[in-house]
RNA sequence: CGACCAUCCUGAGCGGCUGAGAGACCUGGCUCUAUGACGCCGCAGCAACCACCCACUCGUUGGGCAGGUGCUAACGCCAGGACCGAUGGAGU
Repeated sequence: CGACCAUCCUGAGCGGCUGAGAGACCUGGCUCUAUGACGCCGCAGCAACCACCCACUCGUUGGGCAGGUGCUAACGCCAGGACCGAUGGAGU
């Protein structure tokens, strides 16, 4: 980067900083938020996509681990929409 694949109703929060909007975009709802949201940082945790290890019936398999990501309000908040989006991986 994009015309590929998978997932997106399970699970998991405290502290510090900041200071006004936030929940990606549009419409309509709804929700969170000065009792400090969103964001950033630290720690803790959740999960197990990739890596790694083991086993076998060798698979779209099972188990382990926690190194690289990710995630820790509400189903991706809900409905409709669109060159939808996010995350991981493959590819270039």